Predicted 3D model of an 86-nucleotide RNA (c-di-GMP-I-GGC riboswitch aptamer) from a Bacillota bacterium.
The prediction has a mean pLDDT of 91.
The source organism's lineage runs through Bacteria, Bacillati and Bacillota.
RNA sequence: UCCGAUAAAGGCAAACCCAUUAAAAAAUGGGGGCGCAAAACUACGGGCCUAAGGCAGUAAAUGCUAAGGCAGCCGGGUUACCGAAG
Repeated sequence: UCCGAUAAAGGCAAACCCAUUAAAAAAUGGGGGCGCAAAACUACGGGCCUAAGGCAGUAAAUGCUAAGGCAGCCGGGUUACCGAAG
């Protein structure tokens, strides 16, 4: 360095519930704990979600989209605790 123990010390926190924010996706805080060795950071590539506003539509439905979101979907990049075996 790769690697990752039924190791030690710790860490994070899904669903669900409550509150707040947002048009929404979702986020933040509290409870909770399914899981996680990068479940730390980063929207760079792919993917997924939303669509108040805008465009199309006579209009409604609907479609598309500027934009927003997801890092606990998969890659890439950056940084990092511990140390058995190999």